[in-house]
Molecule: transfer RNA
Organism: bacterium
RNA sequence: GGGCGGAUAGUUCAGCGGUAGAACGCUUGCCUUACAAGCAAGAAGUCACAGGUUCGAACCCUGUUUCGCCCA
Repeated sequence: GGGCGGAUAGUUCAGCGGUAGAACGCUUGCCUUACAAGCAAGAAGUCACAGGUUCGAACCCUGUUUCGCCCA
């Protein structure tokens, strides 16, 4: 330098055009002598960034940033 893949909640990930989700973690309550487990409720998001397409974009297109792999 070229090619491919990834970036979404604190973490690990799902979601491939029509209200952004799960598990774990976290907070509060119940339970317990207490802790854990369990039960109930809740908080938490610039969907990497900028533009474009579209009635509508996390998703499609272009560029950029960043991480990983391969080739030279």